Predicted 3D model of a 350-nucleotide part of an RNA (small-subunit ribosomal RNA, central domain) from a metagenome.
Rfam family: Bacterial small subunit ribosomal RNA.
Context: one part of a larger RNA
RNA sequence: CUGGGCGUAAAGGGUGCGCAGGCGGCCAAGUGUGUGAGGUGUGAAAUCCCGGAGCUUAACUCCGGAACUGCGCCUCAAACUACAUGGCUAGAGCAUUGGAGAGGGAAGUGGAAUUCACGGUGUAGCAGUGAAAUGCGUAGAUAUCGUGAGGAACACCAGAGGCGAAGGCGACUUCCUGGACAAUUGCUGACGCUCAGGCACGAAAGCGUGGGGAGCAAAAGGGAUUAGAUACCCCUGUAGUCCACGCCCUAAACGGUGCACACUAGGUUUUGGAGGAUUCGACCCCUUCAGGACCCAAGCUAACGCGUUAAGUGUGCCGCCUGAGGACUACGGCCGCAAGGCUAAAACUC
Numbered sequence: 001c002u003g004g005g006c007g008u009a010a011a012g013g014g015u016g017c018g019c020a021g022g023c024g025g026c027c028a029a030g031u032g033u034g035u036g037a038g039g040u041g042u043g044a045a046a047u048c049c050c051g052g053a054g055c056u057u058a059a060c061u062c063c064g065g066a067a068c069u070g071c072g073c074c075u076c077a078a079a080c081u082a083c084a085u086g087g088c089u090a091g092a093g094c095a096u097u098g099g100a101g102a103g104g105g106a107a108g109u110g111g112a113a114u115u116c117a118c119g120g121u122g123u124a125g126c127a128g129u130g131a132a133a134u135g136c137g138u139a140g141a142u143a144u145c146g147u148g149a150g151g152a153a154c155a156c157c158a159g160a161g162g163c164g165a166a167g168g169c170g171a172c173u174u175c176c177u178g179g180a181c182a183a184u185u186g187c188u189g190a191c192g193c194u195c196a197g198g199c200a201c202g203a204a205a206g207c208g209u210g211g212g213g214a215g216c217a218a219a220a221g222g223g224a225u226u227a228g229a230u231a232c233c234c235c236u237g238u239a240g241u242c243c244a245c246g247c248c249c250u251a252a253a254c255g256g257u258g259c260a261c262a263c264u265a266g267g268u269u270u271u272g273g274a275g276g277a278u279u280c281g282a283c284c285c286c287u288u289c290a291g292g293a294c295c296c297a298a299g300c301u302a303a304c305g306c307g308u309u310a311a312g313u314g315u316g317c318c319g320c321c322u323g324a325g326g327a328c329u330a331c332g333g334c335c336g337c338a339a340g341g342c343u344a345a346a347a348c349u350c
Base pairs, nucleotide, nucleotide: 004321005320006319007304008303012318014201015200016199017198021194022193023192025088026087027086028085030083031082034080035077036076037075038074039073040072041071042070049065050064051063052062053061054060091191092188093187094186095184096183097182098181103177104176105175106174107173108172109171110154115149116148117147118146119145120144121143125136126135162169163168206247207246208245209244210243211242215241216240220236221235222234223233258317259316260315261314262313263312266295267294268293269292270291271290272289273288274287275286276285299306300305323350324349325348332343333342334341335340
């Protein structure tokens, strides 16, 4: 470079925003960049190909033709592409009205429960296990009642439910704030799609500084089990888990399925909205838009399965794969306080 691929065989970047780049709606008339046609010049010779000839043949050599798929110039064409001009509204956006939501940030508030402290009642056990023991308890535990402290998490509602780009988000109230959706069809007039670099976000664990610490609990100690038991079980228990600020930047970051747009039978269910029918008003019912699920036609698939939320049929753009191990490694570079992260080979073996 070309070809084939990426749900599970190797392969979708963790997610978004977005510069460059690539790609891009309808109509008109224009230019003639790409594009096409004709002509012309050039494309040295040799080589290659075709026809013929010469060495006894071939290789080789010679002659002729064709070719050299290219480039320049001239003339022409104008569908497509591009450019410049004018216009349009179906893409995109704005506006108005409206309802839904654990979307995000901050402050405040609440009840249940665990633990602890103090006080009351009360007495010999409690706790724990397969069974035990370590442990706690006559200095009064466990149980029970009252009061208080403190931290963390929010039962029921709760749903195949909702929201968010992903990570993720669940008590209540207030404030600040992002997005999506429906209806109206008033406005702008292609303003769009994708995106290498870049920037931002990014569970848990971990790190720094300062707080906080109820429960849980790596490490650690003890008791068991066992041949052993650096485990599984039990009793303790420190980092941590929580908060503020700053880092880290990984994951089975998964739908193991990149984003956008268009098209291609249906059925059932659910969430949010709108319209219709009906009604005193609603529910049920019908239509429609936007989401979440299940079952399936065609089609696809190696099969499993997917199937209007495509893995179907197409287009645009990005990322990635190319036998297994070595190797999510070494070296180098960049980043990080560190832990380490990102990028990423080879020898060798099969």
The RNAcentral record of the full RNA draws on SILVA.